[in-house]
The part of an RNA shown here (small-subunit ribosomal RNA, central domain) has 350 nucleotides and comes from a metagenome.
Context: one part of a larger RNA
RNA sequence: CUGGGCGUAAAGCGCGCGUAGGCGGCUGGGUAAGUCAGAUGUGAAAGCCCCGGGCUCAACCUGGGAAUUGCAUUUGAUACUGCCUGGCUAGAGUCUGUCAGAGGGUGGCGGAAUUCCGGGUGUAGCGGUGAAAUGCGUAGAUAUCCGGAGGAACACCAGUGGCGAAGGCGGCCACCUGGGACGAGACUGACGCUGAGGUGCGAAAGCGUGGGGAGCAAACAGGAUUAGAUACCCUGGUAGUCCACGCCGUAAACGAUGGGUACUAGGUGUUGCGGGUAUUGACCCCUGCAGUGCCAAAGCUAACGCAUUAAGUACCCCGCCUGGGGAGUACGGCCGCAAGGCUAAAACUC
Repeated sequence: CUGGGCGUAAAGCGCGCGUAGGCGGCUGGGUAAGUCAGAUGUGAAAGCCCCGGGCUCAACCUGGGAAUUGCAUUUGAUACUGCCUGGCUAGAGUCUGUCAGAGGGUGGCGGAAUUCCGGGUGUAGCGGUGAAAUGCGUAGAUAUCCGGAGGAACACCAGUGGCGAAGGCGGCCACCUGGGACGAGACUGACGCUGAGGUGCGAAAGCGUGGGGAGCAAACAGGAUUAGAUACCCUGGUAGUCCACGCCGUAAACGAUGGGUACUAGGUGUUGCGGGUAUUGACCCCUGCAGUGCCAAAGCUAACGCAUUAAGUACCCCGCCUGGGGAGUACGGCCGCAAGGCUAAAACUC
C1' cells in the first nucleotide's frame, strides 16, 4: 500500500466553533490540466516469455520475435473532473409575522421544612434498633405554642412533557441574552458539507484565595454486630457540599450508536405551529411541517435486536480498531500549584 470493521465481541474523540485539506446543486460558453485516442523518439545488452537453430538429448550456447505496462514531444477528442467566464433557484442564508420552552447570565422576592437561640405551657423520659447500647434529659429534654436567627433546597404542578451542541437546566418577578419551530412572500445567488492541527465549553470529586456553614456527610471518635468487623446498623462529627474569583479537564461524559444529504410499507400516543371541516367557541374529524415515545413491514444483524429519530439502501468528510496479559503502564514530551491529565511503547508471557 492492499483488506475487514467500530449498539452489546477490539473500535465513534464528552460536546461545539472553525483553519488547512477532502468533497460539492441546475445550466451556457471558453480552455484542454486530469482523462481518452493516434503518431514519433526513447525505454542498452543479457535475462524472463514465444517460434526456430547448434552440441547424439538436456543443462548450456545461439537467431528472430514479443514484452519492456514508463517517459518525452506532437496531432486530435471534450462526456466527466479541474480552471476561467456568464446565467439560474430546488441547497444554504437574510428580512418579516406568529409561537413554545427548567436554554444561559444578573439582581430581587416568597412559602414549607430541618437546625439553633429567647420566651410560655408541661414532666420524665426522649432518641435509636432486628434487639440494643453509645447519645440527649430534673442545670427541665422529648412534645406543644409564640417570637427570632441562619443556610441550603424549591413539595404539589410534573408528563417515555419541554429546552440546550454536550455537560446539563425546575419556586416567583424583573432586566440582559443565545438558539429553535411554524406561516406567507420578498431578497442574496451555491455563499454548502465535513473538519487533521487549533480554539472554546465541559457533571461530580479535587486544588488555590477569601467568604459562608442549616441539613447532609468522606476522614475520624464512640456504641453495636462478629471468630474478627479497620464494614454493613446506631450516636456524634471535620473537610466538603453553598457563594465569588482562578485552576483541574476527567466519567457507564451512554442511545455504550460521529456529522451531513437523499431514498425506502404502515399503525398508535404525545409536544409546538399551520391548513381544511365544523361550531357561538374550546373540543371532535381530515391533513401539512418540526420534535419526542411505543409497536411493527421490507431490508439488515452472530444473535439480541434496529427498523423514516435505522443498526435498511447509497454517497461525502472526520475519528477509531487489528489476540489476552504486561498497560492506558514505563520512558520522553506537553499541560497542571498539586492531585494528576494528554500522547504512548517494549522486554517477557499465554